Model confidence (mean pLDDT): 77 of 100. TPP riboswitch aptamer (THI element) from Kistimonas sp. bin40, 89 nucleotides, folded computationally. The sequence was found by an Rfam model in a public genome assembly. NCBI's taxonomy places the organism under Bacteria, Pseudomonadati, Pseudomonadota, Oceanospirillales, Kistimonas.

[in-house]
RNA sequence: AAUUUCUACCAGGGGCGCUGAAAAGCUGAGAUGUACCCUUUGAACCUGAACCAGAUAAUGCUGGCGGAGGAAGGUGGUAUGUUAAUUUU
Numbered sequence: 001a002a003u004u005u006c007u008a009c010c011a012g013g014g015g016c017g018c019u020g021a022a023a024a025g026c027u028g029a030g031a032u033g034u035a036c037c038c039u040u041u042g043a044a045c046c047u048g049a050a051c052c053a054g055a056u057a058a059u060g061c062u063g064g065c066g067g068a069g070g071a072a073g074g075u076g077g078u079a080u081g082u083u084a085a086u087u088u089u
Stems, first nucleotide, its partner, number of pairs: 001083003004079001006077005011039004016033001017026003045070003051064004
C1' cells in the first nucleotide's frame, strides 16, 4: 500500500395480507411497529400475476414460475489475518 474480517456513523430501499360486528384467530422477521427486513457477495421487495398446481375457515398459506426480468451505498474505525514493497537488527 492493497485486500480481507468485524464494526461504527451517515444515507438509502421495502412490505403490511387473510377471517371476524368486536374480542380475537392464521402465516410471517415484520401485518402501521419509535418496530422489522434489506442495500450490488443484492430471493428485502417489485414485475410477470386477476398466472399454474395443491392445501385452507380464508389469504402469496405452500410449491411452481425462478437464479426469469428489475431492485436501494458512501465515509471511517478495528484486528493477533493475508499478500507485496521498503527500512533496521